Predicted 3D model of a 391-nucleotide part of an RNA (large-subunit ribosomal RNA, domain III) from a Tissierellales bacterium. The prediction has a mean pLDDT of 81.
[in-house]
Context: one part of a larger RNA
């Protein structure tokens, strides 16, 4: 230099509390932003920042009684949710091996490895802070264990491959149909009704809801179907798959696929609204509890990559079906009861908690998707919710 620049996009306001001290804390009311976001949920990352209770030196661009600071204590609860004990890709690893002065390098058997295939649980309620994870109800799912209808022991129950076949199994664009979600409207129900010009009504404000599963299977969608007899294929066998012929039925039927809807679940649960008692400061708690229809309208959700079209011709393996090699005396519907591992779970997540040296006008993948006005997820203005941005 200088008490100079700056104090990082933005609305606050009143009143009332606390306190040694208040524009800055914390309530109420008003009155402003957002709203396909500046709301929820959720991955990566972060890693205790969450909850309570205490403080206030320093961090916080002002302040400071406040905090994402500092200090003490408390929080994360799973057979089903995410991963493991189940599968592979891309890639990595790699027994023999094959190459290389050495160190190593490739790479077969064989592993690992999701971002992807397979897999069983809603619905409500509870805390200061957890919840598909606790508690209540109703389920499922894989095993054991007891009972047991009933079937079977060479006329073979019933189990089964590290093998054999199907299946899983997939690209893209538009199309139409049927259905929900989820919206309006009406009825229905509970409050409430105007000090001012008028409004007990065609008035105003709220609500009008209920899963998962089990039942039978729709509306659609897709296969010719069934049968017999032969075959040198599918490393061995095969009743299975594949090839031929034959016969029977075909616009049918059988099969396989498939949302929703309805019945129970549900004399349950939550429901607007009403509303105590006790006390230190601690309540909208405890606890009561109405109404719960119908009509429209309508998805980017599901049937469903089903369907129709095009060419650039669009992942594997487990898993599940079937076939026998192969073991051979028991096996089992239902029906009781019973176990059910490891690891994640707490907040934040377009952001003050992540990447950017900062409580930095940048950056950051997915999912949810209200009304009014619109072709629209676009704009404008609102709901749920959110903030009012540290001078």
């Nucleotide at each position: 230099g200088a008490g100079u620049a700056g104090c990082g996009a933005g609305a606050g306001g009143u009143g009332a509390g606390u306190g040694a001290g208040a524009a800055u804390c914390u309530c109420a009311c008003c009155c402003a932003u957002c709203g396909a976001a500046a709301a929820c949920c959720u991955a990566a990352g972060g890693u205790u920042u969450c909850c309570u209770g205490a403080g206030g030196a320093a961090g916080g661009c002002u302040c400071g009684u406040c905090c994402a600071c500092u200090c003490a204590g408390g929080g994360u609860a799973a057979g089903u949710c995410g991963g493991g004990a189940c599968c592979u890709a891309a890639g990595c690893c790699g027994a023999g091996g094959c190459c290389g002065a050495a160190g190593g390098g490739c790479g077969u058997a064989g592993g690992c490895g999701a971002u992807g295939g397979a897999c069983a649980a809603c619905a409500g309620g509870u805390u200061g802070a957890a919840a598909u994870u606790c508690c209540u109800g109703u389920a499922c799912c894989a095993c054991c264990u007891u009972u047991a209808a009933g079937c079977g022991u060479u006329u073979g129950a019933g189990a089964a491959a590290a093998g054999g076949g199907g299946u899983g199994a997939c690209a893209c664009a538009g199309a139409a149909g049927g259905a929900u979600a989820g919206g309006c409207u009406a009825g229905c129900g509970u409050a409430c009704a105007g000090a001012u010009g008028g409004a007990a009504u065609a008035g105003u404000a709220c609500g009008u809801c209920u899963a998962a599963g089990u039942a039978a299977g729709u509306a659609g969608g897709g296969a010719g179907a069934a049968u017999u007899u032969g075959g040198a294929g599918g490393c061995a066998a095969a009743u299975c798959c594949c090839c031929a012929a034959g016969u029977u039925c075909a616009a049918a039927a059988u099969c396989c696929u498939g949302a929703g809807a309805u019945a129970c679940g549900a004399a349950u649960g939550g429901g607007a609204g009403c509303g105590a008692a006790a006390a230190a400061u601690a309540a909208g708690u405890a606890g009561u509890g109405a109404a719960g229809u119908a009509g429209c309208u309508g998805a980017u959700u599901c049937c469903c990559c089903g369907c129709u079209g095009u060419c650039a011709a669009g992942a594997a393996a487990a898993g599940c079906c079937u076939c026998u090699a192969u073991c051979g005396a028991g096996c089992a519907a239902g029906a009781a009861g019973g176990u059910g591992c490891c690891c994640g779970u707490a907040c934040c997540g377009c952001a003050a908690a992540c990447c950017g040296a900062c409580a930095c006008a940048g950056g950051u993948a997915g999912g949810u998707a209200a009304g009014g006005a619109g072709a629209g997820a676009a704009u404008c203005c609102u709901a749920a919710g959110a903030u009012g941005a540290g001078c």